Predicted 3D model of a 1511-nucleotide RNA (small-subunit ribosomal RNA) from an uncultured bacterium. Model confidence (mean pLDDT): 86 of 100. RNAcentral holds the sequence, with entries from ENA and SILVA.
RNA sequence: AGAGUUUGAUCAUGGCUCAGGACUAACGCUGGCGGCGUGUCUUAGACAUGCAAGUCGAACGGCAGCAGACCGCCUUCGGGUGGUGCUGGCGAGUGGCGAACGGGUGAGUAAUACAAAGGGAACUUGCCUCGGAGUGGAGCAUAACCCCGAGAAAUCGGGGCUAAUUCUCCAUAUAAUCCUGAUACACAAGUAUCAGGAUGAAAGGCUUCGGUCGCUCUGAGAUAGUCCUUUGUCCUAUCAGCUAGUUGGUGAGGUAAUGGCUCACCAAGGCUACGACGGGUAGCCGGCCUGAGAGGGUGGUCGGCCACACUGGCACUGAGACACGGGCCAGACUCCUACGGGAGGCAGCAGUGGGGAAUAUUGGGCAAUGGGCGCAAGCCUGACCCAGUAACGCCCCGUGGGUGAUGAAGGCCUUCGGGUCGUAAAGCCCUGUCAGGUGGGAAGAAUAUCUGAUGGGUAAAUAGCCCAUUGGAUUGACGGUACCACCAGAGGAAGCACCGGCUAACUCCGUGCCAGCAGCCGCGGUAAUACGGAGGGUGCGAGCGUUACUCGGAAUUACUGGGCGUAAAGGGCGCGUAGGCGGGAAGGCAAGUUGAGCGUGUAAGCCUGAGGCUCAACCUCAGAAUGGCGCUCAAAACUGCCUUUCUUGAGUCCCGGAGAGGCCGGCGGAAUUCCCGGUGUAGGGGUGAAAUCCGUAGAUAUCGGGAGGAACACCGGUGGCGAAGGCGGCCGGCUGGACGGGUACUGACGCUGAGGCGCGAAAGCGUGGGGAGCAAACAGGAUUAGAUACCCUGGUAGUCCACGCCGUAAACGAUGAGCACUAGGUGUGGGGGAGGUUAUCUCUUCCGUGCCGAAGCUAACGCAUUAAGUGCUCCGCCUGGGGAGUACGGCCGCAAGGUUAAAACUCAAGGGAAUUGACGGGGGCCCGCACAAGCGGUGGAGCAUGUGGUUUAAUUCGAUGCUACGCGAAGAAUCUUACCUGGGCUUGACAUCCCCGGAACCCUGCCGAAAGGUGAGGGUGCUCCUUCGGGAGAACCGGGUGACAGGUGCUGCAUGGCUGUCGUCAGCUCGUGUCGUGAGAUGUUGGGUUAAGUCCCGCAACGAGCGCAACCCUUGCCCUUAGUUGCCAGCGGUUCGGCCGGGCACUCUAAGGGGACUGCCGGCGAUAAGCCGGAGGAAGGUGGGGAUGACGUCAAGUCAUCAUGGCCCUUAUGCCCAGGGCUACACACGUGCUACAAUGGCUGGUACAAAGGGUCGCGAAACCGCGAGGUGGAGCUAAUCCCAAAAAGCCAGUCCCAGUUCGGAUCGAAGGCUGUAACUCGCCUUCGUGAAGGCGGAAUCGCUAGUAAUGGCGGAUCAGAAUGCCGCCGUGAAUACGUUCCCGGGCCUUGUACACACCGCCCGUCACACCACGAAAGUCGGCUGUACCAGAAGUCGCUGGCCCAACUCCGCAAGGAGAGGGAAGCGCCCAAGGUGUGGUCGGCGAUUGGGGUGAAGUCGUAACAAGGUAA
Repeated sequence: AGAGUUUGAUCAUGGCUCAGGACUAACGCUGGCGGCGUGUCUUAGACAUGCAAGUCGAACGGCAGCAGACCGCCUUCGGGUGGUGCUGGCGAGUGGCGAACGGGUGAGUAAUACAAAGGGAACUUGCCUCGGAGUGGAGCAUAACCCCGAGAAAUCGGGGCUAAUUCUCCAUAUAAUCCUGAUACACAAGUAUCAGGAUGAAAGGCUUCGGUCGCUCUGAGAUAGUCCUUUGUCCUAUCAGCUAGUUGGUGAGGUAAUGGCUCACCAAGGCUACGACGGGUAGCCGGCCUGAGAGGGUGGUCGGCCACACUGGCACUGAGACACGGGCCAGACUCCUACGGGAGGCAGCAGUGGGGAAUAUUGGGCAAUGGGCGCAAGCCUGACCCAGUAACGCCCCGUGGGUGAUGAAGGCCUUCGGGUCGUAAAGCCCUGUCAGGUGGGAAGAAUAUCUGAUGGGUAAAUAGCCCAUUGGAUUGACGGUACCACCAGAGGAAGCACCGGCUAACUCCGUGCCAGCAGCCGCGGUAAUACGGAGGGUGCGAGCGUUACUCGGAAUUACUGGGCGUAAAGGGCGCGUAGGCGGGAAGGCAAGUUGAGCGUGUAAGCCUGAGGCUCAACCUCAGAAUGGCGCUCAAAACUGCCUUUCUUGAGUCCCGGAGAGGCCGGCGGAAUUCCCGGUGUAGGGGUGAAAUCCGUAGAUAUCGGGAGGAACACCGGUGGCGAAGGCGGCCGGCUGGACGGGUACUGACGCUGAGGCGCGAAAGCGUGGGGAGCAAACAGGAUUAGAUACCCUGGUAGUCCACGCCGUAAACGAUGAGCACUAGGUGUGGGGGAGGUUAUCUCUUCCGUGCCGAAGCUAACGCAUUAAGUGCUCCGCCUGGGGAGUACGGCCGCAAGGUUAAAACUCAAGGGAAUUGACGGGGGCCCGCACAAGCGGUGGAGCAUGUGGUUUAAUUCGAUGCUACGCGAAGAAUCUUACCUGGGCUUGACAUCCCCGGAACCCUGCCGAAAGGUGAGGGUGCUCCUUCGGGAGAACCGGGUGACAGGUGCUGCAUGGCUGUCGUCAGCUCGUGUCGUGAGAUGUUGGGUUAAGUCCCGCAACGAGCGCAACCCUUGCCCUUAGUUGCCAGCGGUUCGGCCGGGCACUCUAAGGGGACUGCCGGCGAUAAGCCGGAGGAAGGUGGGGAUGACGUCAAGUCAUCAUGGCCCUUAUGCCCAGGGCUACACACGUGCUACAAUGGCUGGUACAAAGGGUCGCGAAACCGCGAGGUGGAGCUAAUCCCAAAAAGCCAGUCCCAGUUCGGAUCGAAGGCUGUAACUCGCCUUCGUGAAGGCGGAAUCGCUAGUAAUGGCGGAUCAGAAUGCCGCCGUGAAUACGUUCCCGGGCCUUGUACACACCGCCCGUCACACCACGAAAGUCGGCUGUACCAGAAGUCGCUGGCCCAACUCCGCAAGGAGAGGGAAGCGCCCAAGGUGUGGUCGGCGAUUGGGGUGAAGUCGUAACAAGGUAA
């Protein structure tokens, strides 16, 4: 620091996802040790049991229990028992202090909270510290205890006795409090000092008698708390208005204290867009996590604050509470009960069950730290310190080290050679951490107590007491722990995830869109580096992965740091409020701003530097930092505020011209329609073509007259005006704005503008008019598969007017407004100025409106002084697609609807610009037997052949639009043969190796269909060695064993090779350069030309390659060479046959060469390329034909030619054999043959080829047979001989238009040939038979010249078996105007939502399944407002006739009275509860609505191309 993912590729936009860090975590697999931390995030749900707050006998009365002493009694002499509070002590009790701390939790709380900074002249503070002053006297009660009583219990009642540091009273009292007066300061109620008056205290205990601990009043401090102020602290405006104690005042009450805190009265205020009120959520902070930072998230452990303690309310006590382990009441729940009543509150520590993905021991100790009480000893302390438990986190350590190649065994892979695990192991040599054992063994502990010493204070004192310093003794839960030493021995200690890309790491097997994986993209349909396993590898390591959450990456909310023409995004337009921003100069102030200083910013944490545990984690100390806030001082540039001033911004005034600017009224002509009349006759109208429709009742056409409504041709123009919407005949009236010129006036008066107000096309709505034309709806006619459309004929709302609504739009320049600045060129509208040869014009300036372009900007397209450039100001808006501009709610509207505006759910995209292709019922140019023009066919018949289908035991397999179908197959009777049935074989029919035997080989029997099985006989070779007995070996044969053979079994979608097709179409590319961010472009486009990317010219291109052409073969002309088997002109011979001599001239043969190149001439063309014509020439513009097939496409074809990976079979899917099948046959199609006849058939005669083949062959003559053929065997290994006759043709004859003398199918009979064998299933011959068929529907094929058509000939295969295939020659045409159309193709261009590329993409309804959501009669619940009822406990107030110790009075006393207090009652307030009525949120809800999603459902074809009606 980035990466993956939209595309064929690209750039940009944009979302999703990943790599990092973190965690109070959980889950999965695994797990050795230690240290330090951490551990119910869920039910603030419920809790059994134990413990968590007591202590003081030096406050008190006392004595239940314990111990001791004394006394009495008893005694088994150990002791027992009773008494005495006498002692140590102490249950219960009175009293004091504590219990308000410590500990827990986070429910509530959005401000009565927290944080930061301030204030209190408005406050309190027990214990503590320092100071001042005191501590005199008197009295009454009451628990405990005793007695009686009630009750199950809890507990309570009555009577009696008693103490205090309990309570009460009196006295005294400073600097306390109050009142009065004065002074000083401050000035907002105050503070300080002085004087006078009034009011208010106390408690004692212990003592060695010294004192000490207390107590009272008071001041100050410290500590702790309380109140107030400012600022800051989440989401929601689909919460916009809230508020009656409400806001303020006066007075009073209340409080420690201010205050509507409370009350009475008075006033009518207070808060709010800088977000009141309401709703939701939440304890806040220091900090923690992340981040470069700014930020974002978070608030567990530790620290500070707050709140709470079963739920709600209330107060009491107290310095402090409205009180976690106190009280009262109400409620819910649990428990006890004798049913009458009672008891309880773990959000203390453990623990339990429950919830949950999930969170520990009912442990030890007060040794340390801290707290309470106490004079102290000490007691208490689940605070705390320790231990236990959990890899929950962080940190450290170990599981060994060295050596060791035969690279062991084994695993895995393999191209079978090997590679790898791998120095890894074993082996050898070592070490000893941790764990284990044995032994030793700290620190944590001393300021405490006791006891010495020294010094000091007090004191008469060397007692004592107190203080300081210093020795000693005592005290350790952890724990015999840390640590140390020794012993033993590599011994006890490694896993987890991943390995397609991102992202480090690859192979095999299994599986076969199954099982599964997956964070995103995506893997899996028989060769999966993506699933599962294995081997190997990578990463981390006592852990590793997964999941959840969070920050980052994300500049993806953009303050730092984004955008809005087309990607999401400028409000439809204006006016204007608040607000924001604002021209020049001067002076002042000092709020912002800047500087300096002071205070604060707890500790911990982070950071830095030291130090301590062996290191680290962890801990200790010090520093720094804590961006902040407050105060003081200073500065005055900038902003702000105040004052003064200026004119350039803005405005006013005067003059002038332009304009479809607006509103109102009037007028005009053309045209349509309608009405009346005339002329006139059969049609008109309409369309692609028609029809509906109008017309003989007289239309259309035409002429005249009239009515009515609407709109204003030409002018008219990227002309004008307006803010936008919008505005168009002419005239008049009223009226707005802009512009030019003048430069007189005002003096910043400005810009923008949330809300607000107004304007606002069309359609639509209301009321009333109007209605010619047009025209939704509707009707009819057409079209169509349908046609609720497009087309036609009609036609109503509406369109028009008036008034009132609506408030939207692709309201668009898809571009908010304002100001300033930044090259030009060229039009045009309205003004002004200057010049002028003024009839034309030129220059210049201001305002508007267009085009082209520089810089710059932009993703690109493009924009470019009318910015999308450069800046400033203000407003609006955007944050992935779908759901959705939808639902709900609010507001507006008569309605239609508008506006504001979500979520669930779902997807990994959606969208922009540009690129290359492909495509278009887009365009241009151009080719091709593509059409057209012709000739002949196919499609109809019969047959042949192939295919489909069907059948079958099998009808083997493949080929399937063009580019399968007389194709693989150049030839299925057996064989072939792969198929079927049956019979057989198992190292095999074939290859290599090994062992045994035998030469090989020959003859032959039996079973059998054969294969095969089983016998018998003969025969002994060759090479080498030899001891001459024999042994070894090669070829071959037989047997055996295992490695292996074999497979036409599968996969052509794993492949090679070969082939088809586009297409013999003219294309396909590269290097360098240039252009572009890039994909790419250029070159290759353009102008000509060509069969051609052929050539020429031009050009940011210049060259080059594969293709084209040429080179090759063949054919057409000539020459040279050669002359047999070929030839014969001339000569000779002849049996008349080039037969012979002879010749090589000719033909021919086959080798070489020539020839043709637009070379020459004319014209056209750019003087080019080239085209047209001509000459010459055998041939002329590629002479004809062939071979030759660019980059690529079709996962085209072939695993059955061959080869080959993988898979499969192995007594069978291999091999052998016999028979059958591939030849089937209701049908369908393709390709052919033969025909349908007279341009013909038949008969007879007669002529002319080329190219081939032939020794397992061709086979002559001759003879036989009607013939197929047979006999025969000459000749020929071929320019020699043979196949061999060519046929059509030509010359004659015949047939006479007929199912025929056409046609030959079919069938019968008889033969021939091949072959082991023609039944299934060959070919041929002869005789007989003589079918369909009379030129073929829709449709469709071939061919442009030696071609089509037509005629025969040959060859391959082959024993035989062509109508097929491959060749050959003969005869030998017609037509092409032309490129509109069909098909295919090439180039350029255009559009595109296509890229599997139009056989593309894609929309909506319907049907089915699932999901979430809305509506809904209602129903259930939560929260809450309001009115009323009700009213526990309790404070306060009133009453207090009943009750009462202290004080006062009377009384000798008893007693009485008073003050005061209390019970009780009443009143205010008020919790729970109740009744009624609202608000709001949520659950359920028959039914209903749309939405989303879902490989192969239905209907259509809306959109993307002019998408077939532009959208």